This is a predicted structure of a 102-nucleotide RNA (Purine riboswitch aptamer) from Salisediminibacterium halotolerans. The prediction has a mean pLDDT of 78. The sequence was found by an Rfam model in a public genome assembly.

RNA sequence: GCAUAAUUUAAUCAGAAUGUUCGUAUAAUGUCGGUAAUAUGGAUCGAUCGUUUCUACCGGGCCGCCGAUAACGGCCCGACUACGAACAAUAAACAAACUCAG
Numbered sequence: 001g002c003a004u005a006a007u008u009u010a011a012u013c014a015g016a017a018u019g020u021u022c023g024u025a026u027a028a029u030g031u032c033g034g035u036a037a038u039a040u041g042g043a044u045c046g047a048u049c050g051u052u053u054c055u056a057c058c059g060g061g062c063c064g065c066c067g068a069u070a071a072c073g074g075c076c077c078g079a080c081u082a083c084g085a086a087c088a089a090u091a092a093a094c095a096a097a098c099u100c101a102g
Base pairs, nucleotide, nucleotide: 001098007093008092009091010090018088019087020086021085022084023083024082025081026056030048031047032046033045034044035043041066042065050057058078059077060076061075062074063073064072
């Protein structure tokens, strides 16, 4: 690869797991504290706010800014989770022999 195989169990004309798209939430954001780096740098830990909401709160890139200091800023792209709608859609177990590659 054969394989959505065969086989077994269960379900059954409608629903469910699940998937896709759209929408809502949240801005993958804001704030506070500790520690760290210094133009070849600009990191990291914890807490808290935020959702009729559980969880999450990161990654990459570009630009600016900071002339030695302790402080960063702007923009772009990429998810997960919860709920709703539409569309599609049986599930699980087993999976040999044979063939190909390592």